[in-house]
Background
The RNA shown here (transfer RNA) has 74 nucleotides and comes from archaeon CG06_land_8_20_14_3_00_37_11.

RNA sequence: GGGCUUGUAGCUCAACUGGUUAGAGUGCCACGUUCGCAACGUGGAGGUUCCGGGUUCAACUCCCGGCAAGUCCA
Numbered sequence: 001g002g003g004c005u006u007g008u009a010g011c012u013c014a015a016c017u018g019g020u021u022a023g024a025g026u027g028c029c030a031c032g033u034u035c036g037c038a039a040c041g042u043g044g045a046g047g048u049u050c051c052g053g054g055u056u057c058a059a060c061u062c063c064c065g066g067c068a069a070g071u072c073c074a
Stems, first nucleotide, its partner, number of pairs: 001073007010026004019057001028044005050066005
């Protein structure tokens, strides 16, 4: 320098062929249970979907450019 893959909650990941309000586990907070802790149960908070632009009635999803990570080739 070139090819491919990936980028979504603090972390690990879903989200189909563009269409309901972007979800799950874990972590965090509160409450219950306990003498207390852990475990368990219930509830809650937490998102500029990497950045910019385009297409569309509508974009996490499609297109273009950029950035970052992984991998392969040189």
Model confidence (mean pLDDT): 80 of 100. It matches the Rfam family "tRNA". The family's RNA type in Rfam is transfer RNA. The same sequence occurs in records of 3 taxa. The RNAcentral record of the sequence draws on ENA.